Context: one part of a larger RNA
RNA sequence: GCCCGCGAGUCACCCCGCGCGGCAAGGCUAACCGAGAGAAGGGGAGCCGUAGCGAAAGCGAGCCCUAACCGGGCGCGAGUCGCGCGGGGCGGACCCGAAGCCCGAGCGAGCUACCCCGGGCCAGGCCGAAAGCGCCGUAACGGGCGCCGGAGGGCCGAACGAGUGGCCGUUGAAAAGGCCUUCGACGAGCCCGGGGUUGGAGCGAAAGACUUAUCAAGCCGGGUGAUAGCUGGUUCUCCCCGAAAUGCCUUUAGGGGCAGCCUCCCGCACCGCGACCCCCGGGGGUAGAGCACUGACUGGUCUAGGGCCCCUGCCGGGGCGCCGAAGCCUGUCAAACUCCGAAUACCGGGGGCGGCAGCGGGGGAGUGAGGCCGCGGGGGCUAAGCUCCGCGGCCGAGAGGGAAACAGCCCAGACCGCCGAUUAAGGCCCCCAAGGCGCCGCUAAGUCACUAAGGAUGUGGGGCCCCGCGGACAGCCGGGAUGUUGGCUUAGAGGCAGCCACCAUUUAAACAGUGCGUAACAGCUGACCGGCCGAGGGGUCCCGCGCCGAAAAUGAUCGGGAGUCAAGCGGCGCGCCGAAAUCGCGGAACCUAAUAAUACUGGGUUGGUAGGGGAGCGUGGCGGGCAGGGCCGAAGCGGGCGCGCGAGCGCCCGUGGACCGCCCGCCAGCGAUGAUGCGGGC
Numbered sequence: 001g002c003c004c005g006c007g008a009g010u011c012a013c014c015c016c017g018c019g020c021g022g023c024a025a026g027g028c029u030a031a032c033c034g035a036g037a038g039a040a041g042g043g044g045a046g047c048c049g050u051a052g053c054g055a056a057a058g059c060g061a062g063c064c065c066u067a068a069c070c071g072g073g074c075g076c077g078a079g080u081c082g083c084g085c086g087g088g089g090c091g092g093a094c095c096c097g098a099a100g101c102c103c104g105a106g107c108g109a110g111c112u113a114c115c116c117c118g119g120g121c122c123a124g125g126c127c128g129a130a131a132g133c134g135c136c137g138u139a140a141c142g143g144g145c146g147c148c149g150g151a152g153g154g155c156c157g158a159a160c161g162a163g164u165g166g167c168c169g170u171u172g173a174a175a176a177g178g179c180c181u182u183c184g185a186c187g188a189g190c191c192c193g194g195g196g197u198u199g200g201a202g203c204g205a206a207a208g209a210c211u212u213a214u215c216a217a218g219c220c221g222g223g224u225g226a227u228a229g230c231u232g233g234u235u236c237u238c239c240c241c242g243a244a245a246u247g248c249c250u251u252u253a254g255g256g257g258c259a260g261c262c263u264c265c266c267g268c269a270c271c272g273c274g275a276c277c278c279c280c281g282g283g284g285g286u287a288g289a290g291c292a293c294u295g296a297c298u299g300g301u302c303u304a305g306g307g308c309c310c311c312u313g314c315c316g317g318g319g320c321g322c323c324g325a326a327g328c329c330u331g332u333c334a335a336a337c338u339c340c341g342a343a344u345a346c347c348g349g350g351g352g353c354g355g356c357a358g359c360g361g362g363g364g365a366g367u368g369a370g371g372c373c374g375c376g377g378g379g380g381c382u383a384a385g386c387u388c389c390g391c392g393g394c395c396g397a398g399a400g401g402g403a404a405a406c407a408g409c410c411c412a413g414a415c416c417g418c419c420g421a422u423u424a425a426g427g428c429c430c431c432c433a434a435g436g437c438g439c440c441g442c443u444a445a446g447u448c449a450c451u452a453a454g455g456a457u458g459u460g461g462g463g464c465c466c467c468g469c470g471g472a473c474a475g476c477c478g479g480g481a482u483g484u485u486g487g488c489u490u491a492g493a494g495g496c497a498g499c500c501a502c503c504a505u506u507u508a509a510a511c512a513g514u515g516c517g518u519a520a521c522a523g524c525u526g527a528c529c530g531g532c533c534g535a536g537g538g539g540u541c542c543c544g545c546g547c548c549g550a551a552a553a554u555g556a557u558c559g560g561g562a563g564u565c566a567a568g569c570g571g572c573g574c575g576c577c578g579a580a581a582u583c584g585c586g587g588a589a590c591c592u593a594a595u596a597a598u599a600c601u602g603g604g605u606u607g608g609u610a611g612g613g614g615a616g617c618g619u620g621g622c623g624g625g626c627a628g629g630g631c632c633g634a635a636g637c638g639g640g641c642g643c644g645c646g647a648g649c650g651c652c653c654g655u656g657g658a659c660c661g662c663c664c665g666c667c668a669g670c671g672a673u674g675a676u677g678c679g680g681g682c
Base pairs, nucleotide, nucleotide: 001682002681003680004679005678006677011091013089014088015087016086017085018084019083020082021081022080023079026048027047028046032042033041052059053058062074063073064072065071094233095232097230101223102222103221104220106219107218113197114196115195116194117193118192119191120190121189122187124156125155126154127152132147133146134145135144136143160184161183162182165180166179167178168177199215201211202210236616237615238614239613240612241611246259247258248257249256250255260367261366262364263363264362265361266360267359268358276352277351278350279349280348281347282346288340289338290337294334295333296332297331299329300328301327305323306322307320308319309318310317311316370395371394372393373392374391375390376389377388378387379386400411401410402409415587416586417585418584420583421582422581426577427576428575429561430560431559435574437573438572439571440570441569442568448563454548455547458545459544460543461542462541463540464539465538466537467536475532476531477530478529479528481505482504483503486500487499488498511526515524516523588606589605590604591603592602593601617671619668620667621666622665623664624663625662626661628660629659636655637654638653639652640651641650642649643648
């Protein structure tokens, strides 16, 4: 892992509601007696109901409040007992699951920690303390040398002990090892045997270490089915409806209470109620706009005031291209500004529409992590698949078609069947159903097929301005001069470092010089003029499509192939394909109108998670019925065929060899692919 078996809303009592039944102003008995352990019968103690109101005295279909109600509160005849079902309470209360807490003259020191008693072990080598002896030395000591000696938590290094670094091992050879390496190895050493100390206790050269592979409180048993606002699991079928992820409060935030939203039952209603449409009547201060208020801001004008300079002994006065309140003009801005002011939305009234619904009471819930998209906003960075609100849509709980693939986007809401038809979004060259469809343009980048600031004689279209046969633009030929090297400055400054001026003359034209150049000149060139040539040239703005800008990690790519008057982009048009949409045909169930009818007939409905409601199938057992079935073959098992929307049921054949079914009722240890479920088998 698979197979087989087991495996989760139960039971008692009390309460609420609904259904069915008995009796009813009443209803029922309990213990107990009785009996074939169990019935009939007896048993009326007691319980609920039959009158309420008031704190009470008390009054009573009324009572209370009050001085008193034309006022207000509560009340003015249906219950009770049983059974079933749905819920609640108390209990383990749907099942499994903790880590834990407490209790016990319970079991443990055969592991390990420490202690006591008795024992055992440490190859070999090295260093050479004191003491001692001898000699020397000293007044005597101290001292020196030699020999001897053999100290040490001494040195090297086996056994033994430890466990430093690395590799291997990691379903291991091993629930801690192997190999290499390393440390101690006469000591606070290692080891054996016997004995001792323990659970809030021991023991600890101290790590919360160790106390039998377990330790911030052992193990075993018990309280115990601890508790678990947490996770997982919770078993047959069909039919109807169908949510929520919000608000307030919460030692509350992944849990709850109440409300909201779902469902079922009962009741109410056409003068009523709700959805949508039309008309009428309302209030508003948003969008927009505006500047009249409150503020903010641009420029101008004007001026109070100030600043600077000057005159002045004081008083005072003068000047300035400075700053500048308020005012005026001009142009703007605002969530917390408004002289204004929509569309929508909302409230009320009337009409239409259709029965879709609404309202009240009661039983049962679930939900109270929401998500994305569009629009209006706050926060953030006019960031986020970000976050928080509002309105709407979808997903959630929604299948189908499109978007290559893709909950939330586009189309469209799937009762079932059909090898029928029409369409939606989106498509129609091939993959791939349908146009190599028609007409008119654009694009040359494979743009199409990701993107910006910015950049560019890409290309198509348009507007405006200027020049042009009195010859433009470009090119070529020629001229481009004189006073003069203008003046200043400077070593020099001659058009061309810099400063100032920028005149005049000859001219067709020619700068007191556009750039290059020289140390300065020179030289080249430009402006400007003439000639040659002969028809367009130059500028600017706007629009369409394209170009650059353009870098990412395994091999690229528009879904791929491939495509260029397109199979790209824009426009117009015709046709076709395309879904579970729509239609056609057949069928099922539910609701509804009329009906006696769950015959017909008409209309409508049938996606669905949590969840509510309804109707059924099957399993074990019990009561009653079937003059039920069965060795002429029961159950079970295997197979074939048929019936039912389905759970399932029936018939036949085989196997099997003794029990079994159907109908009406009743009772449950009643339905399993899931719980890292439990047991077994493979």
Overview:
A computed fold for a 682-nucleotide part of an RNA from a Kiritimatiellota bacterium, annotated as large-subunit ribosomal RNA, domain II. Lineage of the source: Bacteria > Pseudomonadati > Kiritimatiellota. It matches the Rfam family "Bacterial large subunit ribosomal RNA". Its family is annotated with structural constituent of ribosome and ribosome in the Gene Ontology. Its mean pLDDT, the model's own confidence on a scale to 100, is 87.